[in-house]
RNA sequence: GCGGCAGUAGUUUAAAGGUAGAAUAUCUCCUUCCCAAGGAGAAGGUUGUGGGUUCGAGUCCCAUCUGCCGCU
Numbered sequence: 001g002c003g004g005c006a007g008u009a010g011u012u013u014a015a016a017g018g019u020a021g022a023a024u025a026u027c028u029c030c031u032u033c034c035c036a037a038g039g040a041g042a043a044g045g046u047u048g049u050g051g052g053u054u055c056g057a058g059u060c061c062c063a064u065c066u067g068c069c070g071c072u
Base pairs, nucleotide, nucleotide: 001071002070003069004068005067006066007065010024011023012022013021018055026042027041028040029039030038048064049063050062051061052060
């Protein structure tokens, strides 16, 4: 230099163009003498960044950044 894969909540991840969910962690409540375990609930996302297409983009297209793999 060229090609490929990955990037979404603190962490691990889902979502075949139509309101971004779950688990775990955190906080509150219930249960208990206390802790743990268990149950209920809450909060937490400008989907790596910048553009484009579309009525509508995490998803499609282009560029770019970071990491990993391969080729030269």
This is a predicted structure of a 72-nucleotide RNA (transfer RNA) from an uncultured Patescibacteria group bacterium. It was read from a public genome assembly. Its mean pLDDT, the model's own confidence on a scale to 100, is 84.